Predicted 3D model of a 75-nucleotide RNA (transfer RNA) from a Candidatus Delongbacteria bacterium. The organism belongs to Candidatus Delongiibacteriota, within Bacteria.
RNA sequence: UGACCUGUGGUGUAAUUGGCAACACGUAAGAUUCUGGUUCUUGAAUUCCAGGUUCGAGUCCUGGCAGGUCAACCA
Numbered sequence: 001u002g003a004c005c006u007g008u009g010g011u012g013u014a015a016u017u018g019g020c021a022a023c024a025c026g027u028a029a030g031a032u033u034c035u036g037g038u039u040c041u042u043g044a045a046u047u048c049c050a051g052g053u054u055c056g057a058g059u060c061c062u063g064g065c066a067g068g069u070c071a072a073c074c075a
Base pairs, nucleotide, nucleotide: 001071002070003069004068005067006066007065010025011024012023013022019055027043028042029041030040031039048064049063050062051061052060
């Protein structure tokens, strides 16, 4: 320098052919308990960034950023 792949709550991952972003763990509050743990209930928190297409984008297109793989270049 080029090609390809990946990017989703705090963490790990889902999301049919583009059609209400979800699950587990974690976390907060409450219930239970003498206390803690366990268990139960409820809540907060997410699509890397900027555009485009579309009635509608996590998903498609363009550019960028970050990480990874491979190749090339220099020594």

Source information: The coordinates come from a structure-prediction model, not an experiment, and the mean pLDDT is 81.